[in-house]
Context: one part of a larger RNA
C1' cells in the first nucleotide's frame, strides 16, 4: 500500500450519475389500531402504539385467563426471522427472454376485432405414397393485429391491397391458313465437240414463312371494403380601447385530425411561461397550449392491484461524506 473485516467524537447524504455500498430501524407471537384510493377482492403485517421472563395457587380439555410472589440495566434476553411513507411514467397482473455485458417499458398473456376454411376443409410437411390439422367439424381449425378492466374507437375508398362483377377494349400457347418464297418432273428456247451446257417457265411433293378469324386468366373497366397498407391542408381579412377571432373570402384536396391527451419515454427553439416543493431545483409535481414532429386496436384516455422496471420527494439511519483515525486477518515488501 492492497484485499477482507471490526470500531469511532461532532455532524448526518454535505458523498455521488444515483443513499451505490453499508449501518440502523422493524421482525409472519399477542392485544389495540389502521388513511387516500378501489375493479369492493383489496390497499393491509398499511401506518402507528403497547405487551412478552420465572415460581406458586385457582379456573380450563387445551389454548389461555386471573390472583399473589421473585430477579435483572434489559424477560419473544435471539438460532432464524420486512426499513417505512408520499408522488409520477411505463407495462394490467403471475409468467418469458439476449446460456457467457441488457430481465426491461421488450415477448407472452386472458380479453377484443378482422380474414380464411362446409370436410378428401383451409393451412402446413413431402418428388410421391402419405402425414399433421383431427379420429376434430364453424361454440371447430388456421392466419393477422391489438393486448385485463372501464369510457371509447372520428373523417377519407383518390393511390396500394383485397373481394365482387362481367358488357366492352387488350391479350399467350394453340387452332386457322389467305398468301409469299425456295427446290422441282414433264415442257419451251439458244448453243453443241452430240457427251452435253446455258436460259425461261413451273404441277405435285417437300422445306421456309405467314394475314384475317377463333381463343382463358390477367390488366384496363364498374363497384364494395379501414380493428386492410395508409392519409387526415394553405393564404388573406374580420368584433365600438387593445388583443384575439365565433365569422367571412379564396386556393387546393380522396378527405383535411373528431373525442381525449399534450414542453409528454413524443417539444427543436427550451432551463418555454405560471404555480408547488428547496436557503438555492436544467430533474420532479400541477397547470397553460405556441402539438418543430400526440391522437384513437400501427389503438386513444383513465385506472385499483402488481414490478430485482424508470424518475422525484420525505422520515428513520448511518464512515457515502466533512476527514480521517485505530484495530484484526491475509498479501505485498525486507531479512533469514
Nucleotide at each position: 500500500a492492497c484485499a477482507u473485516u471490526g470500531c469511532u467524537u461532532a455532524g448526518g447524504a454535505a458523498c455521488u450519475c444515483u443513499g451505490c455500498a453499508a449501518u440502523a430501524c422493524a421482525g409472519c407471537g399477542g392485544c389495540c389500531g389502521u388513511a387516500a384510493c378501489u375493479u369492493c377482492g383489496g390497499g393491509a403485517u398499511a401506518a402507528g402504539g403497547c405487551c412478552u421472563g420465572c415460581c406458586u395457587c385457582g379456573c380450563g380439555c387445551a389454548a389461555g385467563c386471573g390472583a399473589g410472589g421473585c430477579c435483572a440495566c434489559a424477560g419473544c434476553u435471539a438460532a432464524a426471522g420486512a426499513c417505512g411513507c408520499g408522488a409520477a411514467c411505463c407495462g394490467a397482473c403471475u409468467g418469458u427472454u439476449u446460456a457467457c455485458c441488457a430481465a426491461a417499458a421488450a415477448c407472452a398473456c386472458a380479453g377484443c376485432u378482422c380474414c380464411c376454411u362446409g370436410c378428401u376443409a383451409a393451412a402446413c410437411c413431402g418428388c410421391a405414397a402419405g402425414g399433421u390439422g383431427a379420429c376434430g367439424u364453424a361454440u371447430a381449425g388456421g392466419g393477422a393485429g391489438u393486448g385485463g378492466u372501464g369510457c371509447c374507437u372520428g373523417g377519407c375508398c383518390a393511390g396500394u391491397g383485397u373481394c365482387a362483377g362481367a358488357a366492352c377494349g387488350u391479350u399467350a400457347a394453340g387452332a386457322g391458313g389467305a398468301g409469299a418464297g425456295g427446290u422441282c418432273a414433264u415442257g419451251g428456247g439458244a448453243c453443241u465437240u452430240c457427251g452435253g451446257u446455258c436460259c425461261c417457265g413451273g404441277c405435285a411433293g417437300c422445306c421456309u414463312u405467314g394475314a384475317a378469324u377463333c381463343c382463358a386468366a390477367g390488366c384496363g373497366c364498374u363497384g364494395a371494403u379501414g380493428a386492410a397498407c395508409g392519409c387526415c391542408g394553405g393564404c388573406g381579412a374580420u368584433a365600438a380601447c387593445u388583443a384575439u377571432a365565433a365569422u367571412c373570402g379564396u386556393c387546393c384536396u380522396a378527405a383535411g385530425g373528431u373525442a381525449g391527451c399534450g414542453a409528454a419515454a413524443u417539444u427543436c427553439c427550451u432551463u418555454g411561461u405560471c404555480g408547488g416543493g428547496u436557503g438555492a431545483g436544467u430533474u420532479c409535481c400541477g397547470a397553460c397550449c405556441c402539438g418543430c414532429a400526440c391522437g384513437a386496436a400501427u389503438g386513444g384516455c383513465a385506472a385499483a392491484a402488481c414490478g430485482a422496471g424508470u424518475u422525484c420527494g420525505c422520515g428513520a439511519c448511518u464512515g457515502u461524506c466533512u476527514c480521517a483515525g485505530c484495530a484484526a486477518u491475509g498479501u505485498a515488501c525486507u531479512c533469514g
Molecule: large-subunit ribosomal RNA, domain IV
Organism: Patescibacteria group bacterium